Overview
The RNA shown here (Bacterial RNase P class A) has 357 nucleotides and comes from a Planctomycetota bacterium.

RNA sequence: GGGGUGGAUCGGACGACUGCCGGGGGAUCAUCUGAUCUCCGGGAGGAAAGUCCGGCCUUCGCAGGGCAGGAUGGUGGGUAACGCCCACCGGGGGUAACCCCAGGGAAAGUGCCACAGAGAACAGACCGCCGAUGGCCUUCGGGCACAGGUAAGGGUGAAACGGUGCGGUAAGAGCGCACCGCGCCCCUGGCGACAGGGGUGGCACGGCAAACCCCAUCCGAAGCAAGUCCACAUAGGGACCGAGGCGUUGCCCGCGCCGUUACCAGGUCCGGGUAGGGCGCUUGAGCCUGCGGGUAAUCGCAGGCCUAGGUAGAUAGUCGUCCUUGACAGAAGCCGGCUUACAGGUCCGCCCCGUCG
Numbered sequence: 001g002g003g004g005u006g007g008a009u010c011g012g013a014c015g016a017c018u019g020c021c022g023g024g025g026g027a028u029c030a031u032c033u034g035a036u037c038u039c040c041g042g043g044a045g046g047a048a049a050g051u052c053c054g055g056c057c058u059u060c061g062c063a064g065g066g067c068a069g070g071a072u073g074g075u076g077g078g079u080a081a082c083g084c085c086c087a088c089c090g091g092g093g094g095u096a097a098c099c100c101c102a103g104g105g106a107a108a109g110u111g112c113c114a115c116a117g118a119g120a121a122c123a124g125a126c127c128g129c130c131g132a133u134g135g136c137c138u139u140c141g142g143g144c145a146c147a148g149g150u151a152a153g154g155g156u157g158a159a160a161c162g163g164u165g166c167g168g169u170a171a172g173a174g175c176g177c178a179c180c181g182c183g184c185c186c187c188u189g190g191c192g193a194c195a196g197g198g199g200u201g202g203c204a205c206g207g208c209a210a211a212c213c214c215c216a217u218c219c220g221a222a223g224c225a226a227g228u229c230c231a232c233a234u235a236g237g238g239a240c241c242g243a244g245g246c247g248u249u250g251c252c253c254g255c256g257c258c259g260u261u262a263c264c265a266g267g268u269c270c271g272g273g274u275a276g277g278g279c280g281c282u283u284g285a286g287c288c289u290g291c292g293g294g295u296a297a298u299c300g301c302a303g304g305c306c307u308a309g310g311u312a313g314a315u316a317g318u319c320g321u322c323c324u325u326g327a328c329a330g331a332a333g334c335c336g337g338c339u340u341a342c343a344g345g346u347c348c349g350c351c352c353c354g355u356c357g
Base pairs, nucleotide, nucleotide: 001353002352003351004350005349006348007347008346009345010344012322013321014320015319016318017317018316020043021042023040024039025038026037027036028035029034045328049339050338052337053336054335055334056333057223058222059221060220064253065252066251067250069219070218071217072216073215074088075087076086077085078084089103090101091100092099093098104214105213109212110211111208112207113206126154127153128150129149130148135144136143137142162180163179164178165177166176167175181203182201183200184199185198186197187196188195189194227279228278229277230276237270238269239268240267241266244258245257246256247255286305287304288303289302290301291300292299293298
């Protein structure tokens, strides 16, 4: 200097005037807590998006059990929790830094592997190789082919029932041996997944579970249009069913409540009124700085800060200056994640290549 890779961060700024939302102070008017004026501060994001996970909070229930259903899936940690984050193990990609993995079980069972191919899971002979005794032929060297043997060589295929080499054989084959692979046993290291080493056995077994399934762990339901308070209005309406019904999932058991003469518990249908205001609603598993523990995620201690709460939806307009010439894009109860979109800019770490000293 070039290329790559991991992380953090900014994402238009400043000033003036008018306007919008909310908070605080003051003054005036009014008396049902409101109106006007004035002063001081505050007012959309890194993703506010997706609505994909997890919670806080609210209501219901006996916060009981079971089935169904759903989710996760190497090991160990973090967290309020998670399907998230960190570290490590195994596998894959890359020269590397680093990145990716729906990572338990195929010997519980069922199922699939098209086409090609002889044969696709206790398979198989298409081309081949051998072929003794016996048979046929012979120039007596041998040749042919049946019975039989074979799966080492070739071919088909994504994949062919261990791999390479040596020996052995009529020709071959774990048939035997060496090494690798696989099964079993032991030792060492590690919390563990696992890694390394030793011994032994010729050793019957492909793939797919992101196929059904089995195993382990977890899950009550619904949701801010949750819920709660106040005011106003109406029709304290009508008809039918009714001995059982209701209890926040789908079912079952248990339990609880209401009702069983009827107008009754409960349910169905028709019709009428209301859709207003307040609370929930922003002080939080909050943010920043420093120190300490920890490889890290993160945790502890100390100090400092208060940072939108709209309700048909608040940030707009004008002027001037600067410059990265401006991308993706607007809160609606709140928070932790993941995923997706993004013009341009800044900083830090690591890897590789080249050059100079």